[in-house]
RNA sequence: GGACUCGUAGCUCAGUUGGCAGAGCAUACGCCUCUUAAGCGUGGGGUCGCAGGUUCGAUGCCUGCCGGGUCUA
Numbered sequence: 001g002g003a004c005u006c007g008u009a010g011c012u013c014a015g016u017u018g019g020c021a022g023a024g025c026a027u028a029c030g031c032c033u034c035u036u037a038a039g040c041g042u043g044g045g046g047u048c049g050c051a052g053g054u055u056c057g058a059u060g061c062c063u064g065c066c067g068g069g070u071c072u073a
Stems, first nucleotide, its partner, number of pairs: 001072007010025004019056001027043005049065005
C1' cells in the first nucleotide's frame, strides 16, 4: 500500500425489513440489616466515531475521513 472487520451509556455488548435508542455490570438513592456484604426496588447517565449524501424519516443504506483488530504484499 491492498482486502476484510469492528466503532452504540463509565465497562461488556444487543438493536438484522429504515419508524419511541436498550440489557447486564458499574454508579446514586431507597428497602432489608446492629453495621457491611449479599438480596430487592427506583432513578440518572448517549451529538449511536466524524463529516457529507439518499429519504417524509438514518444506529441500520451510499461516499469520504479518523481510530482499533485480522489477513496479505
Predicted 3D model of a 73-nucleotide RNA (transfer RNA) from a Blastocatellia bacterium. The coordinates come from a structure-prediction model, not an experiment, and the mean pLDDT is 81. It matches the Rfam family "tRNA". Gene Ontology term of the family: triplet codon-amino acid adaptor activity. The family's RNA type in Rfam is transfer RNA. RNAcentral records the identical sequence in 2 taxa. The RNAcentral record of the sequence draws on ENA.